[in-house]
Context: one part of a larger RNA
Molecule: small-subunit ribosomal RNA, central domain
Organism: Dickeya chrysanthemi
RNA sequence: CUGGGCGUAAAGCGCACGCAGGCGGUCUGUUAAGUUGGAUGUGAAAUCCCCGGGCUUAACCUGGGAACUGCAUUCAAAACUGACAGGCUAGAAUCUCGUAGAGGGGGUAGAAUUCCAGGUGGAGGAAAUUCCGUGUAGCGGUGAAUGCGUAGAGAUCUGGAGGAAAACCCGGUGGGAAGGCGGCCCCCUGGACGAAGACUGACGCUCAGGUGCGAAAGCGUGGGAGCAAACAGGAUUAGAUACCCUGGUAGUCCACGCUGUAAACGAUGUCGAUUUGGAGGUUGUGGUCUUGAACCGUGGCUUCCGGAGCUAACGCGUUAAAUCGACCGCCUGGGGAGUGCGGCCGCAAGGUUAAAACUC
Numbered sequence: 001c002u003g004g005g006c007g008u009a010a011a012g013c014g015c016a017c018g019c020a021g022g023c024g025g026u027c028u029g030u031u032a033a034g035u036u037g038g039a040u041g042u043g044a045a046a047u048c049c050c051c052g053g054g055c056u057u058a059a060c061c062u063g064g065g066a067a068c069u070g071c072a073u074u075c076a077a078a079a080c081u082g083a084c085a086g087g088c089u090a091g092a093a094u095c096u097c098g099u100a101g102a103g104g105g106g107g108u109a110g111a112a113u114u115c116c117a118g119g120u121g122g123a124g125g126a127a128a129u130u131c132c133g134u135g136u137a138g139c140g141g142u143g144a145a146u147g148c149g150u151a152g153a154g155a156u157c158u159g160g161a162g163g164a165a166a167a168c169c170c171g172g173u174g175g176g177a178a179g180g181c182g183g184c185c186c187c188c189u190g191g192a193c194g195a196a197g198a199c200u201g202a203c204g205c206u207c208a209g210g211u212g213c214g215a216a217a218g219c220g221u222g223g224g225a226g227c228a229a230a231c232a233g234g235a236u237u238a239g240a241u242a243c244c245c246u247g248g249u250a251g252u253c254c255a256c257g258c259u260g261u262a263a264a265c266g267a268u269g270u271c272g273a274u275u276u277g278g279a280g281g282u283u284g285u286g287g288u289c290u291u292g293a294a295c296c297g298u299g300g301c302u303u304c305c306g307g308a309g310c311u312a313a314c315g316c317g318u319u320a321a322a323u324c325g326a327c328c329g330c331c332u333g334g335g336g337a338g339u340g341c342g343g344c345c346g347c348a349a350g351g352u353u354a355a356a357a358c359u360c
Stems, first nucleotide, its partner, number of pairs: 004331003007314002012328001014213004021206003025088007033081002035077008049065006091203001092200001094198002096195004103189003106185003114161005121132004133156002138148002174181001218258005226252002231247004269327006277305012289292001309316002333360003342353004
């Protein structure tokens, strides 16, 4: 390489869009590039193979045949693929009317935590001092202590500032391509589904390279209430660079820009078709009557169980890991190593592409 594979053994890109490429519904006609058949020419010799011959045999040499699976020309066929032309509507898209939703962007109110203020002054009194929110000695933590507090804390009341987060509802519920999304409101906006039809007429599927999105952490300039890596202190302990406690800086948050990685997981690529069932959830819709928390149907998504089949087993099982097809990605013993070198990207951290020696 061929082959065999990719839920858990090595292996599905984090996710999508998409050019080239690959593949592509149904009917008719034409063509004859692919395809198939015939003929002709060519396919040097040697080699290989078959039947013989010559060296005492063999290797070796040699005669004949076959073969040289190929190429070219020509004649023919027209099923399939292609091309061209014309149709169709079952794939796909659009239109109308509805439906559900934590889908995305923007705006905004309240509760709570924290912090600040409640006299620089005024009045009374000879003065100490008293009053002009209340009020006095603890609070906090726990096994305790550090810590806070007579310079008035904690508690309670009033006023103010600021940032962040959304109890209950809230469910193995929903919507989103994935990452991810939860107060309320309107504005802007994407997608999905259903019911009837109408309309276009294969406009489709997949996608190397490419482009966009992409948790957390991290980076650059702003913001900072609570929480809190690092750090400090107190404990615990044989020790305690921890678990517990008191503090506390990056960070967490927002805007703009970068980074581009995760057990980015269903460890399961996308799309289509086919194949016994049961019990739920959610969201549409049609019909029936006895109008009900009804019954009978018909779609979308989703959870559990399980049959055939599959699987090394575990398990999967119409949402397949079953049976087929199209296209892409990836794997090829462990370590060395997702490392080195080089390239590309990045402000950096680093990312991506990606070996070998050696060793078992």